[in-house]
RNA sequence: GAAGCCCGCCAGACCGCCGCUGGUGCAAGCGUGGAAACACGGCACUGGAGGAACGUCCGGACUGCAUAGGGCAGCGCAGGAGCUAACGGCUCUCCACCGCGAGGUGAGGAUCAGAGCAACAGAGACGAGUCGCGUGGGGCAACCCACGCGGGUGAAACGGGCAAUCUCUGCGCGCAGCAACACCAAGUAGGUUGGCUUUGAGGCGGCCCGCCGAGCCAACGGGUAGGUGGCACCGAGCCGGGUGGGCGACCCCCGGCCCAGAUUGAUGGCGGUCACAUCCCGGGCAACCGGGGUGCACAGAAUCCGGCGUACCGGCGGACUUCACAC
Numbered sequence: 001g002a003a004g005c006c007c008g009c010c011a012g013a014c015c016g017c018c019g020c021u022g023g024u025g026c027a028a029g030c031g032u033g034g035a036a037a038c039a040c041g042g043c044a045c046u047g048g049a050g051g052a053a054c055g056u057c058c059g060g061a062c063u064g065c066a067u068a069g070g071g072c073a074g075c076g077c078a079g080g081a082g083c084u085a086a087c088g089g090c091u092c093u094c095c096a097c098c099g100c101g102a103g104g105u106g107a108g109g110a111u112c113a114g115a116g117c118a119a120c121a122g123a124g125a126c127g128a129g130u131c132g133c134g135u136g137g138g139g140c141a142a143c144c145c146a147c148g149c150g151g152g153u154g155a156a157a158c159g160g161g162c163a164a165u166c167u168c169u170g171c172g173c174g175c176a177g178c179a180a181c182a183c184c185a186a187g188u189a190g191g192u193u194g195g196c197u198u199u200g201a202g203g204c205g206g207c208c209c210g211c212c213g214a215g216c217c218a219a220c221g222g223g224u225a226g227g228u229g230g231c232a233c234c235g236a237g238c239c240g241g242g243u244g245g246g247c248g249a250c251c252c253c254c255g256g257c258c259c260a261g262a263u264u265g266a267u268g269g270c271g272g273u274c275a276c277a278u279c280c281c282g283g284g285c286a287a288c289c290g291g292g293g294u295g296c297a298c299a300g301a302a303u304c305c306g307g308c309g310u311a312c313c314g315g316c317g318g319a320c321u322u323c324a325c326a327c
Stems, first nucleotide, its partner, number of pairs: 001323004006318005012274007020048007030041004050298001054309002057307005062177004074173005079093005094108001095106004109168002114166002116162002126159001131150008181229004191220006202212003237257006244251002276295008
């Protein structure tokens, strides 16, 4: 220098103007909407997407079902040892395969319990049996029986192979999910109980007449619409440090921090400057300088967390391998 291999990190910055949304404090105790529950409204300060927030594939927290315990069925996992709240994830390691190598991949328990499967070729494919030869026996013979050897076919020829076929073994999993679940709580919805009522309840705006003619009233309790909590979390939390432990996943100690959160669903829009990439024009031997244009990915929280998988313009850093050259 070229090609590669494995990790880690970033994924625009700043300013101005106009907005959206959460929290805290102060003020008010008032107004608006609503039957209510409850929600919204002022001022100040302040927080506001990601490495994948994605797919919803796996595992957990949490909640209800009986306190989730035993069995059957069903599903999942599978070398060994570990990590972890848990896992089908991760780490180390053995073995097998691929690569010159750094390294990568693995669907790696069991075929002396039972069943099933094996294209083509081949006499024969796991059932039965025999293509050729030899030996022995039986038979007048054709032929039959037993043993041994051989050629050919084929991935495999009587030895076995496949468990990514059923099955067996070991281990794990109760079911449903935040639309869980808890609380508040309408109706000219419905229920139960009690009272009144054709001896006229009740209605026709107050009274009388008249007309209509079977319901009316009260209490109680459960749900639905709607609302609030769950839910923005002191946590499997985040950041930094450790001549702490461990090969490592990871664990331990010290210090600091509190870090989005709705339910038509916020995290945005416009302008400017700079950066980065690329193209064009002009200048310059060149490094480069000046001007102009274009682009700046994938995507986007919705109960939370740990993984896996998938998407992604580009950029930066580190370890290592092979080849070439120089010393």
This is a predicted structure of a 327-nucleotide RNA (Bacterial RNase P class A) from a Pseudomonadota bacterium. Its Rfam family is "Bacterial RNase P class A". Its family is annotated with tRNA processing, dimeric ribonuclease P complex and ribonuclease P activity in the Gene Ontology. It is recorded under the gene name rnpB. Taxonomically the source falls in Pseudomonadota (Bacteria, Pseudomonadati).